[in-house]
RNA sequence: GCAGAAGUGGCGGAAUUGGCAGACGCGCACGGUUCAGGUCCGUGUGGUAGAAAUACCUUGAGGGUUCGACUCCCUUCUUCUGCA
Numbered sequence: 001g002c003a004g005a006a007g008u009g010g011c012g013g014a015a016u017u018g019g020c021a022g023a024c025g026c027g028c029a030c031g032g033u034u035c036a037g038g039u040c041c042g043u044g045u046g047g048u049a050g051a052a053a054u055a056c057c058u059u060g061a062g063g064g065u066u067c068g069a070c071u072c073c074c075u076u077c078u079u080c081u082g083c084a
Base pairs, nucleotide, nucleotide: 001083002082003081004080005079006078007077010026011025012024019067027045028044029043030042031041032040046057047056048055049054060076061075062074063073064072
C1' cells in the first nucleotide's frame, strides 16, 4: 500500500430479508436473610431535564438513502487478520 473482519450502557454481550435499541449475565444501589460478612432471595439500574407524569438524546466519528437505519451507501478514526 491492497483486501477482509470488528467497534452498541460501568464491563461482557444480544438484537440484521431495515420496524419498541440495550435482551441475558456481571457489576452497582436499596431491602430481606446473618451476631457480622460471604452465599442466596426481592426490587431497581443508559444519559439529560423534571417533584412526577413525561419529553428529548444515545449503537466509534461525520454525512447520505428511507415513512423508518445498530442493520443499506459514502467518507473517516481505532483494533485485529491476510496479502504484497
Predicted 3D model of an 84-nucleotide RNA (transfer RNA) from an uncultured Lachnospiraceae bacterium. It matches the Rfam family "tRNA". Rfam links the family to the GO term triplet codon-amino acid adaptor activity. About the family: Transfer RNA (tRNA) molecules are approximately 80 nucleotides in length. The sequence was found in a public genome assembly.